[in-house]
RNA sequence: GCGGGCGUAGCUCAGCAGGAUAGAGCAGCGGUUUCCUAAACCGCAGGUCAGAGGUUCGAAUCCUCUCGCUCGCG
Repeated sequence: GCGGGCGUAGCUCAGCAGGAUAGAGCAGCGGUUUCCUAAACCGCAGGUCAGAGGUUCGAAUCCUCUCGCUCGCG
């Protein structure tokens, strides 16, 4: 330099042939329970969907560019 994959909550990931408010588990906070802790159960909070632009009535999802990680080729 060329090509592929990945980037979504603190962490691990789902959602990706466009459509209703963006989800799960764990972690965090509060509550019930317990003499206390743990466990269990209930609830709450947490996201510029890597960034920018474009297409569209509508984009996490499609297109382009950039950035980061990773694999292959030279």